[in-house]
Context: one part of a larger RNA
RNA sequence: UGACGGGGGCCCGCACAAGCGGUGGAGUAUGUGGUUUAAUUCGAUGCAACGCGAAAAACCUUACCUGGGUUUGACAUGCCGGAAGCCCUCCCGAAACGGAGGGGUGCCCUUCGGGGGAUCCGGACACAGGUGCUGCAUGGCUGUCGUCAGCUCGUGUCGUGAGAUGUUGGGUUAAGUCCCGCAACGAGCGCAACCCCUAUUCAUAGUUGCUACCAAGUAACGUUGGGCACUCUAUGGAGACUGCCCGGGUCAACCGGGAGGAAGGUGGGGAUGACGUCAAGUCAUCAUGGCCCUUACGCCCAGGGCUACACACGUACUACAAUGGCGCAUACAAAGGGCAGCGAAGCCGCGAGGUGGAGCCAAUCCCAAAAAGUGCGUCUCAGUUCGGAUUGGGGUCUGCAACUCGACUCCAUGAAGUCGGAAUCGCUAGUAAUUCGAGAUCAGCAUGCUCGGGUGAAUGCGUUCCCGGGCCUUGUACA
Numbered sequence: 001u002g003a004c005g006g007g008g009g010c011c012c013g014c015a016c017a018a019g020c021g022g023u024g025g026a027g028u029a030u031g032u033g034g035u036u037u038a039a040u041u042c043g044a045u046g047c048a049a050c051g052c053g054a055a056a057a058a059c060c061u062u063a064c065c066u067g068g069g070u071u072u073g074a075c076a077u078g079c080c081g082g083a084a085g086c087c088c089u090c091c092c093g094a095a096a097c098g099g100a101g102g103g104g105u106g107c108c109c110u111u112c113g114g115g116g117g118a119u120c121c122g123g124a125c126a127c128a129g130g131u132g133c134u135g136c137a138u139g140g141c142u143g144u145c146g147u148c149a150g151c152u153c154g155u156g157u158c159g160u161g162a163g164a165u166g167u168u169g170g171g172u173u174a175a176g177u178c179c180c181g182c183a184a185c186g187a188g189c190g191c192a193a194c195c196c197c198u199a200u201u202c203a204u205a206g207u208u209g210c211u212a213c214c215a216a217g218u219a220a221c222g223u224u225g226g227g228c229a230c231u232c233u234a235u236g237g238a239g240a241c242u243g244c245c246c247g248g249g250u251c252a253a254c255c256g257g258g259a260g261g262a263a264g265g266u267g268g269g270g271a272u273g274a275c276g277u278c279a280a281g282u283c284a285u286c287a288u289g290g291c292c293c294u295u296a297c298g299c300c301c302a303g304g305g306c307u308a309c310a311c312a313c314g315u316a317c318u319a320c321a322a323u324g325g326c327g328c329a330u331a332c333a334a335a336g337g338g339c340a341g342c343g344a345a346g347c348c349g350c351g352a353g354g355u356g357g358a359g360c361c362a363a364u365c366c367c368a369a370a371a372a373g374u375g376c377g378u379c380u381c382a383g384u385u386c387g388g389a390u391u392g393g394g395g396u397c398u399g400c401a402a403c404u405c406g407a408c409u410c411c412a413u414g415a416a417g418u419c420g421g422a423a424u425c426g427c428u429a430g431u432a433a434u435u436c437g438a439g440a441u442c443a444g445c446a447u448g449c450u451c452g453g454g455u456g457a458a459u460g461c462g463u464u465c466c467c468g469g470g471c472c473u474u475g476u477a478c479a
Stems, first nucleotide, its partner, number of pairs: 001479002003476003007473007015463002019427005026318008034309002042053002064304007073127001077126002079123005086103006107116003129293002132291003138287002140282003143278001145276001150189006156165003169180003195270004200238007209228002213226004241264001244258005320420001324379007336367003341360002346355003386417001391412007433455007
C1' cells in the first nucleotide's frame, strides 16, 4: 500500500421488511447429470452452466457410430501430357464408386501451319485437408463484479524509502454531482450531457391516410367528385432550465413546499459498461503459435445415432375450477411480414384442409379472427359439462422420403391432479399479474426466443437482521 475480520462509523440496492404472483407436489415440453448404447458428436458447470452455443437434428445440417468406397484428394496454386466443354441412354449397386454406348465439335487471334485462354481427364511431386490437442502459448469477441462511482496522471510539496498528498475533512447528490475548506494546483478515463424511442404543441406536406363541410350514389361502406379542418403519417422547430415564488441552509451547493405547465427537479424507457478482477468462457464462428494425423485423426456415400430411460436436478407450459367451463351473439389494438411470396371473395369438407384465383413489390391488397372483455343462456361443487395426459382408429399438409423421428385435424379413450414439505424466485407503475398479436430461424415443425399492444393491481413503517456494494477508520503471526 492492499486484502481480510462472526471490528467500528456513514450510505446505497426488490438486499430485508410490507405486499402481489409463482417455483418446490401433478402431467407434459425442454435442457442437464447419471445410466445405457455400435454411437447416444462436442462445448457450457456456484452466483455468472442447465428452453445455454442451437434464430429450427426426419435426409441434409452432423462434427458421432456401422458398413460400402477413395488417396494430389470435396477445395487452392504451380508442372507435364491428352481431350472441346456439354448433353443423352444403359449396366452393377443402398448410394457413393465403378463400367459401357451415342450425339457433338463452340470462343479469341491467325501468315490456315498453328497459338491462346477457360473447362474436363490422366500423371509425378511440392502440397491440400483435419469440428485432431493445448482458451494455462494467443488475437478477436463475450460474461461477471456493475451503470457500482470509482480508476489514474503531470507538476509541486512531504517522507531515507515503499509511498503519501491531490482523491482526506464539513455539507450535498443518483453520481469523485456540486459547494465550502485544505500543500496542493491542474488534467485524463469514467458520471452527466450530446444520440434514439415515448409524453405536449407548432410549421411544412396531403397519397395509398383522414372526412368536419358541400354534392352524388348504395342494401351497406370515404364508395365517388370536391376538401386537408381533424386524426394520422414524417421531416424540421418549440418546450423543462430548479427558470419563477415561499421556507430552510454557511449570503453556498443543495433540500422541502408552491405556481404555471402536456410534462418538474435525471419526466419514462433504450443505447452507452472506466482502471481492473475471475490463468472466467470460447482453438467447434473466425484468425493464430506449438504439437499431432497424412492409403488417414483427410474425403465421398447409405443407414443408424444426436429423439435411448430405473432415476436426480434446472427452466417453462397446462391445470387442479364458479373471479370458472361450455354455447350463441357482440366491441375495441399496436407492431410486424409478404414475389420460388402473402393469398381475398365464392364453392367443397364436421375439421385439419382442398379448390379457386381477385388484389398486392403494399399507409392501397393479403396474412387478419385480436383475445381477455361485454350481453344472454346453461352447468351447481362433483375427480364433475373441471382437467387434459395416455392410447386405439380414420384423415390433412410439407417434403425424394414422416418406421426409428414432423406438425395439425376428427371420432373414441379419458390418467395424474382438489393449490403443493423443508426450502426458494420475480416484481415498486402502465410495473406485477393476466390476455392475445407478430417476427426471426424455417420445405415442414415453438409450451423456446425477440418484439407489440389490451386489461390492469397491492404494498413500501422502516434499515435491527440476511445478501451484495461504496467511502472513512481500526486490528492483523496474510501478500

The part of an RNA shown here (small-subunit ribosomal RNA, 3' major domain) has 479 nucleotides and comes from an uncultured bacterium. The prediction has a mean pLDDT of 84.